[in-house]
RNA sequence: CUCCGAUAAGAGCAAAACCAGGGUAACUUGGUCGCGCAAAGCUUCGGGUCCGCCGUCCUACGGCGGAUGGCCGAGCUGCCGAA
Numbered sequence: 001c002u003c004c005g006a007u008a009a010g011a012g013c014a015a016a017a018c019c020a021g022g023g024u025a026a027c028u029u030g031g032u033c034g035c036g037c038a039a040a041g042c043u044u045c046g047g048g049u050c051c052g053c054c055g056u057c058c059u060a061c062g063g064c065g066g067a068u069g070g071c072c073g074a075g076c077u078g079c080c081g082a083a
Stems, first nucleotide, its partner, number of pairs: 004081002012037002017032006035070001041076003045073003048068009
């Protein structure tokens, strides 16, 4: 340094729910909280799922836009150091 991830050590993040706000919606921001996470740090590049609009050979599919990074893959970066 790489791989790897322990009943290690010191840290970190933060589900659902509730309150307030934004958004047509999916969803999201802040606070409380603590389901969990070895990248649950960052990025929509590919796929999946969800929302909105339009279209069609009309109930299913396609296109455009959006959301989800804690859906999966991928890329970049990173604490510690047992086996």
Description
The RNA shown here (c-di-GMP-I riboswitch aptamer) has 83 nucleotides and comes from a Geobacteraceae bacterium. It was read from a public genome assembly, where an Rfam model found it. Model confidence (mean pLDDT): 88 of 100. Rfam family: c-di-GMP-I riboswitch aptamer. Rfam links the family to the GO term cyclic-di-GMP binding.